A computed fold for a 546-nucleotide part of an RNA from uncultured Desulfomonile sp., annotated as small-subunit ribosomal RNA, 5' domain. Rfam family: Bacterial small subunit ribosomal RNA. The organism belongs to Desulfomonile, within Bacteria. The sequence was found in a public genome assembly. Its mean pLDDT, the model's own confidence on a scale to 100, is 82.
Context: one part of a larger RNA
RNA sequence: GAACGAACGCUGGCGGCGUGCCUAACACAUGCAAGUCGUACGAGAAACACAUCCUUCGGGGUGUGGAGUAAAGUGGCGCACGGGUGAGUAACACGUGGGUAACCUGCCCUCGGGAUCGGGAUAACUGGCCGAAAGGCCCGUUAAUACCGGAUAAGACCACAAGAACCAAGGUUCUAGGGGUCAAAGUCGGCCUCUCAUAGAAGCCGGCGCCUGAAGAUGGGCCCGCGGACCAUUAGCUAGUUGGUAAGGUAACGGCUUACCAAGGCCGAGAUGGUUAGCUGGUCUGAGAGGAUGAUCAGCCACACUGGAACUGAGAUACGGUCCAGACUCCUACGGGAGGCAGCAGUGAGGAAUAUUGCGCAAUGGAGGAAACUCUGACGCAGCAACGCCGCGUGGGUGAAGAAGGCUUUCGGGUUGUAAAGCCCUGUCAGGUGGGAAGAAACCUCUGUGGUUUAAUAGAUUGCAGAACUGACGGUACCACCAAAGGAAGCACCGGCUAACUCCGUGCCAGCAGCCGCGGUAAGACGGAGGGUGCAAGCGUUGUUC
Numbered sequence: 001g002a003a004c005g006a007a008c009g010c011u012g013g014c015g016g017c018g019u020g021c022c023u024a025a026c027a028c029a030u031g032c033a034a035g036u037c038g039u040a041c042g043a044g045a046a047a048c049a050c051a052u053c054c055u056u057c058g059g060g061g062u063g064u065g066g067a068g069u070a071a072a073g074u075g076g077c078g079c080a081c082g083g084g085u086g087a088g089u090a091a092c093a094c095g096u097g098g099g100u101a102a103c104c105u106g107c108c109c110u111c112g113g114g115a116u117c118g119g120g121a122u123a124a125c126u127g128g129c130c131g132a133a134a135g136g137c138c139c140g141u142u143a144a145u146a147c148c149g150g151a152u153a154a155g156a157c158c159a160c161a162a163g164a165a166c167c168a169a170g171g172u173u174c175u176a177g178g179g180g181u182c183a184a185a186g187u188c189g190g191c192c193u194c195u196c197a198u199a200g201a202a203g204c205c206g207g208c209g210c211c212u213g214a215a216g217a218u219g220g221g222c223c224c225g226c227g228g229a230c231c232a233u234u235a236g237c238u239a240g241u242u243g244g245u246a247a248g249g250u251a252a253c254g255g256c257u258u259a260c261c262a263a264g265g266c267c268g269a270g271a272u273g274g275u276u277a278g279c280u281g282g283u284c285u286g287a288g289a290g291g292a293u294g295a296u297c298a299g300c301c302a303c304a305c306u307g308g309a310a311c312u313g314a315g316a317u318a319c320g321g322u323c324c325a326g327a328c329u330c331c332u333a334c335g336g337g338a339g340g341c342a343g344c345a346g347u348g349a350g351g352a353a354u355a356u357u358g359c360g361c362a363a364u365g366g367a368g369g370a371a372a373c374u375c376u377g378a379c380g381c382a383g384c385a386a387c388g389c390c391g392c393g394u395g396g397g398u399g400a401a402g403a404a405g406g407c408u409u410u411c412g413g414g415u416u417g418u419a420a421a422g423c424c425c426u427g428u429c430a431g432g433u434g435g436g437a438a439g440a441a442a443c444c445u446c447u448g449u450g451g452u453u454u455a456a457u458a459g460a461u462u463g464c465a466g467a468a469c470u471g472a473c474g475g476u477a478c479c480a481c482c483a484a485a486g487g488a489a490g491c492a493c494c495g496g497c498u499a500a501c502u503c504c505g506u507g508c509c510a511g512c513a514g515c516c517g518c519g520g521u522a523a524g525a526c527g528g529a530g531g532g533u534g535c536a537a538g539c540g541u542u543g544u545u546c
Base pairs, nucleotide, nucleotide: 001546002545003544004543006542007541008540009539010538013392014391015390016389017388018387019385020384021350026348027347028346030345031344032343035077036076037075040074041073048065049064050063051062052061053060054059084303085302086301094227095226096225097224098223099222100221103220104219108216110214111213112212113211114210116150117149118148119147125140127138128137129136130135156181157180158179160177162175163174164173165172166171186208187207188206189205190204191203194200229275230274231273236266237265238264241263242262243261244260245259246258247257248256278300279299280298281297282293283292284291285290305326306325307324308323309322328339329338330337331336356382358381359380360379364378365376366375367374368373395425396424397423398422405416406415407414408413429487431482432481433480434479435478439473445467446466447465448464449463450462451461452460453459490535491534492533493532494531495516496515497514501530502529503528504527505526511518512517
C1' cells in the first nucleotide's frame, strides 16, 4: 500500500447492487418448511337453510339442498430432490486423467411383442372390550391399478451343445438349435348393430395407464495413475494381516465374509503413530514466481441429539421414516408414553460481534394430477444493519486593499478571508400534489379455420389467427408540477519517517508513543485554542493476510 463475512470509538443526508452466528455440531417455547391423485377403490358426515308432521311449546321426527362436499381409509407416485451445517475425515474424501471384457439406472425418448382365465382376503365401516393417555385387541362386512394361483412365452433368464468374429489369451460378442423358468390391470371419453324410445352389456375407435424385450439419454456404484498439511523430540508396523484354493455374499470386482493352505505385505523416496484440516472451481495479495485463504455463488464429499442396526424402495443404511441403547427435556391416573431447528423465522446461552416469530406462489424451478388445480420458509420480494462496493447531494455566481468577532503581533500589522453578510440565480436528493409501469406469457376457456386418426361430419390430437383471465413486490420504479438555499459534515492528524505551526497551560508532573523518542519553566511531540494538512458519509483504532 492492498484486502476483510469484521469488531470498537466519534459522526451520519439519499439511492442502487450485494452481504450478514467466523463463537456453543450448545439447548430449544411457538408457527410454518412434503405432499398430491376421486380419470385406481370402497364407503361417506355435520353445521346451516327450506318444506312437512308431532308437540308437554322446551323441542323432536322425516324429506330436499348442503354433497357425493369435508375429514378419514385402501392403492399409486413423491417423500433419496430441493434446503441446512462442516462435527468427523490426511482418505481414491477431493482435483485431474483413465478403466469397467466386473456393474445398476424409477420417471423420460425410440423401436418390437403382449395384455387371457380365475381366487381368497383386508382397512375403512358396524358391534364389543382394555387403557389416564399414546394406543391396542376381538367378532362381523366390503372394493380395487392392493394380494395370490393357472394359462400363454420371446433375440429375457438358466444349464447344455454347434459355428463364426474379436481379443489384453483369462475370456467376450454374435448366429441358429432343442430343454427348463418367469408376466400383465385397468380406467376415462366417444360411436354404434340391437331397441318404439331413453339408458346400455358385448363390439369398435381414441387418450392415459399395465407386462415383457432391445436401444438411448440421464444419474450413479466400483477400480487405477498422478497431485495438494505439519511433527523423526513418532522407526519400526501388520494376523483377515499378504497371497492362494473353495464356498457364500453383492447390481458388480475384491479377504467383502467364512473354512483350509502357504508366510507373506508395508517402511528412511518416511511405514506406523500423533497434531491439525472438509476438498475444489475460486478469493485476497503480488510485476511475476510465489504466499495466504476456501464466507457469499458453483461442483463433490460427510453429517442430521450421541452410538448401532436393518426395513421399504429404481435409488437411503433415509434431517422433518422405523427399531435398539444412551444422555437430556416434557406429559402421566406412576402402570406407561412423547420429542430431536446443522430447514425458515424466532428464544435463551456463549461472544467483540451478525437481521423479521414479514408478504406471495405473480415469475423461475420442483412434487402429484389427464387437466383445472393443490403443495412448495426452494424461490421471488419486502423489513433491519454505513457491513461492503458504486453513484449523488449538503448549492452556484457575484461580492472589500478586506466588516464584526476570534487568534496572533516587532503594535505598524498579519491571519481566519470571497470566507460571511448583501445582491443575482439554480432546483439534484429529501418534502408535497397528480399520473403511473415493464416484469405476463403461457396453461385453461371461448370463437374462427386447417391437418392427423377413424366407418364417422362423435370423440381425441395438433397447427394457425383472435378474444378473455392472472402481479407478492406496489400506488413501488418512473414522469410531470409545487414550494424552498431552505432539511443534510464529519473524523483523524500537524517533531522526523509523513502532507500540515503558532500561542497559552503544565513543569520528568499530568501525560504521549507505530519506531526513533518527547515532558525536569519559553514543549512545533503532553492538554486547550487559533490556524493548517489529509480523507470524506465517512474517518480513525484494533485484529488478520499478502